[in-house]
The RNA shown here (Bacterial large signal recognition particle RNA) has 264 nucleotides and comes from a Syntrophomonadaceae bacterium.
It was read from a public genome assembly, where an Rfam model found it.
Its Rfam family is "Bacterial large signal recognition particle RNA". Rfam describes the family as follows. The signal recognition particle (SRP) is a universally conserved ribonucleoprotein involved in the co-translational targeting of proteins to membranes. Gene Ontology terms of the family: signal recognition particle, plasma membrane targeting and SRP-dependent cotranslational protein targeting to membrane, signal sequence recognition.
NCBI's taxonomy places the organism under Bacteria, Bacillota, Clostridia, Eubacteriales, Syntrophomonadaceae.
Its mean pLDDT, the model's own confidence on a scale to 100, is 78.

RNA sequence: CCGUGUUAGACGGGGAGGUAGCGGUGCCCUGUACCCGCAAUCCGCUAAAGCGGGGUCGAAUUCCCACCCGCGGCCUUUGAUUUUCAGGGCUGCUCCAGGAAAGUGGCGAAGAUGGUCUGGUCUCGUGCGGCGCUAACUCAUGAAUCCCGUCAGGUCCGGAAGGAAGCAGCGGUAAGUGAGUAUUGGCGGGUGCCACGAGGCUGCCGGACCGGAGCUAACUACCUGGAUAACGCCUGGGAAUCAGGGUCAACGGUGGGUACACGG
Numbered sequence: 001c002c003g004u005g006u007u008a009g010a011c012g013g014g015g016a017g018g019u020a021g022c023g024g025u026g027c028c029c030u031g032u033a034c035c036c037g038c039a040a041u042c043c044g045c046u047a048a049a050g051c052g053g054g055g056u057c058g059a060a061u062u063c064c065c066a067c068c069c070g071c072g073g074c075c076u077u078u079g080a081u082u083u084u085c086a087g088g089g090c091u092g093c094u095c096c097a098g099g100a101a102a103g104u105g106g107c108g109a110a111g112a113u114g115g116u117c118u119g120g121u122c123u124c125g126u127g128c129g130g131c132g133c134u135a136a137c138u139c140a141u142g143a144a145u146c147c148c149g150u151c152a153g154g155u156c157c158g159g160a161a162g163g164a165a166g167c168a169g170c171g172g173u174a175a176g177u178g179a180g181u182a183u184u185g186g187c188g189g190g191u192g193c194c195a196c197g198a199g200g201c202u203g204c205c206g207g208a209c210c211g212g213a214g215c216u217a218a219c220u221a222c223c224u225g226g227a228u229a230a231c232g233c234c235u236g237g238g239a240a241u242c243a244g245g246g247u248c249a250a251c252g253g254u255g256g257g258u259a260c261a262c263g264g
């Protein structure tokens, strides 16, 4: 150096979780790298830590070590952005009340604010008018009889002369009924630009005189107080994404190292 055989060893790895700790089953990532049994109310171990049984390869592309790369997972009280929930009227917006009067507007020399005098509105009393109802009044109607007058016919008394009662009709009247221009009386009111007298003077409206330039508070702006959780703002919690930090880390790459026996 070559060949044959054997051994070490390999036949996936990792993350979270679980555990005193380690591994497995289960979940997730990567990836294709034996089989059977056990196993989350767990299964089996004890410090490089699955147990039991079997199989293939086998000293190197496959094992070991170092370094590099970094799929992916986990943590973060480092930051930014977005979203959601709860609270806050102590803050804006919005609204209400009061104040003040800078601007706009309105009124004002056909005279502001103010002052003086005086009326009305208001109360009481006395009246007048009007409306509604009613009574009187006028006209018409209105009693078979129990209202009046006159009583045809007829009836009664009488020898006669004459008298008596009295129906119908006619005229009038009472109770009642109807209509009604005006007048008088009574009652009432959601009655009146009403009159007179007395009273009253808070407020409002008006007139006259004095005087000579402001008055107002509708809107905007301002100040004070109050209300409101829809939006903005503040406080707290949750979630997502991106970046940063930390940690574990597959696959991959580079380099190095590597057992025994026999034969030639």
Stems, first nucleotide, its partner, number of pairs: 001264006009057003012030004020046005034054005063257006072248005078243011091232002094227006102220003105216003114210008122199006128192002131188006137180005147172004155164003